The prediction has a mean pLDDT of 80.
A computed fold for an 86-nucleotide RNA from a Methanosarcinales archaeon, annotated as transfer RNA.
RNA sequence: GCGGAGAUAGCCAAGCGGUCAACGGCGAAGGCCUCAAGAGCCUUUCUCACAGGAGUUCAAGGGUUCAAAUCCCUUUCUCCGCACCA
Numbered sequence: 001g002c003g004g005a006g007a008u009a010g011c012c013a014a015g016c017g018g019u020c021a022a023c024g025g026c027g028a029a030g031g032c033c034u035c036a037a038g039a040g041c042c043u044u045u046c047u048c049a050c051a052g053g054a055g056u057u058c059a060a061g062g063g064u065u066c067a068a069a070u071c072c073c074u075u076u077c078u079c080c081g082c083a084c085c086a
Base pairs, nucleotide, nucleotide: 001082002081003080004079005078006077007076010026011025012024018066027045028044029043030042031041032040046055047054048053059075060074061073062072063071
């Protein structure tokens, strides 16, 4: 350089136009239980708000659409194969 696959929350990972602040697991916080601990169970875990709710998010920037994590373009980065150089 060419071709292919990928980048989602603290970590792993599903989702591939609307039902999505985004299944599930790990981790973390609080609680129940226990003499205590572990295990188990319940709730919470982007930001704001007492709450109803609101806002911003899926590598970055654009575009299409009533609506984008999802489709298109460009860029960045990672992995695999091939080629090139040494």

Overview
It was read from a public genome assembly. Its Rfam family is "tRNA". It is annotated as a transfer RNA. The organism belongs to Methanosarcinales, within Archaea.